[in-house]
């Protein structure tokens, strides 16, 4: 100098699912709350393997959906990839 890998930070990008039904409150079309039922899944949490491993065990953008979310906006997310720090490896 540079590469790969993990971590961690800025900014970008970035879905999915009911503007329905009942009550209630402002009362004003609308908004906002709760409820019941129907649905999403990419925060987060939980199981799973013929695989790996071999003493236990072992994953996910795959299942549950407990949380969470479901009109438009808003915001938020797993995941990209770009900078920037930090680690460890090889050369």
């Nucleotide at each position: 100098a540079a590469a790969a890998a993990c971590c961690g930070g800025a900014g970008g990008g970035g879905a999915g699912a009911g503007g329905g039904c009942g009550c209630g409150g402002c009362a004003g079309a609308g908004c906002c709350g709760c409820g019941a039922c129907g649905c999403c899944g990419a925060a987060g949490g939980c199981g799973c393997a013929a695989u790996c491993a071999c003493c236990c065990g072992u994953a996910a953008u795959c299942g549950c959906u407990c949380a969470g979310g479901c009109a438009c906006a808003a915001g938020g997310u797993a995941c990209c990839a770009u900078c920037c720090g930090g680690u460890u490896u090889g050369g």
Annotation: This is a predicted structure of a 91-nucleotide RNA (Glycine riboswitch aptamer) from a Sulfuricellaceae bacterium. The sequence was found by an Rfam model in a public genome assembly. The coordinates come from a structure-prediction model, not an experiment, and the mean pLDDT is 77. Its Rfam family is "Glycine riboswitch aptamer". Rfam's curators write: This family represents the bacterial glycine riboswitch. Gene Ontology term of the family: glycine biosynthetic process.